Description: The RNA shown here (transfer RNA) has 71 nucleotides and comes from a Patescibacteria group bacterium. Its Rfam family is "tRNA". Rfam classes the family as a transfer RNA.
This record gives sequence, C1' cells and structure tokens, in this order.
RNA sequence: CGGGGUGUAGCAUAAUGGUAGUGUACACGGUUUGGGACCGUGCGGCCGGAGUUCGAUUCUCCGCUCCCCGA
Repeated sequence: CGGGGUGUAGCAUAAUGGUAGUGUACACGGUUUGGGACCGUGCGGCCGGAGUUCGAUUCUCCGCUCCCCGA
C1' cells in the first nucleotide's frame, strides 16, 4: 500500500428492516446463627458521521479500532 473480516451492558455472546435478548458480574429482597449455594426482582448496551426508508443494530457510503491474508 491492496484485499477480507470484527465492533452490541463491566466481561462473553445472540438478534430475517418493526418493543435489543441470554449467561456472568453488580444492586436489593427471601432463605441461613452467619457465609456460600439457591430463588425472586432490578440497574445497565447497538464504534462515530451521513444517506436510503413510514421505520436502521440490520441496507449503502465515509471515517475510526482491532484481527487475518498478500505485497
């Protein structure tokens, strides 16, 4: 320099253009003499910008981050 891919909650990981879920962690409550384990409830997220669309995590373009291949 060229090509391909990745980006979603503290961490990991899903999601056919139509209410963003799950596990774990965290907070509160129950259970226990207490702790752990277990049960219930809750908090918290779509890399940035623009475009298409009634509607974008999803499609298109530009940029950024990281990974792979080639030179």
Model confidence (mean pLDDT): 82 of 100.